[in-house]
């Protein structure tokens, strides 16, 4: 210094990360004040959770001009439990090499 030869593995366990499901909270809810009126149905504040955060949005209706909205889909956070994924990480156990 150049070639050549072996070897660089697992249905394994862990913990994270990324999707996912399920339960639990919270009823995307009350409750007060405020606004608008059929081309409207709004704004704000509180409060609800062994809990951060959020408290909203679509359609359908309903009110014949009043002061009050109903029904239906929708989920997001927080926490526990699963389940899938993939690459590399720690550990395990094998292997090989010294």
């Nucleotide at each position: 210094a150049a070639u050549a030869c072996c070897a660089a593995g697992u249905a394994g366990c862990a913990a994270a990360u990324a999707c996912u499901u399920u339960a639990u909270a919270u009823a995307u809810c009350a409750u007060c004040g405020u606004a608008a009126u059929a081309a409207g149905g709004u704004c704000g504040a509180u409060c609800g959770u062994c809990u951060c955060u959020a408290c909203c949005c679509g359609g359908c209706g309903c009110c014949g001009u009043a002061a009050a909205u109903g029904c239906c889909g929708g989920a997001c956070u927080a926490u526990a439990a699963g389940g899938u994924a993939a690459c590399a990480u720690g550990c395990a156990c094998a292997g090989c090499c010294a």

This is a predicted structure of a 98-nucleotide RNA (Purine riboswitch aptamer) from Lactobacillus corticis. The sequence was found by an Rfam model in a public genome assembly. It matches the Rfam family "Purine riboswitch aptamer". The family has 133 seed sequences and 4,097 matches in Rfam 15.1. Rfam's curators write: Riboswitches are metabolite binding domains within certain messenger RNAs that serve as precision sensors for their corresponding targets. Lineage of the source: Bacteria > Bacillati > Bacillota > Lactobacillaceae > Lactobacillus.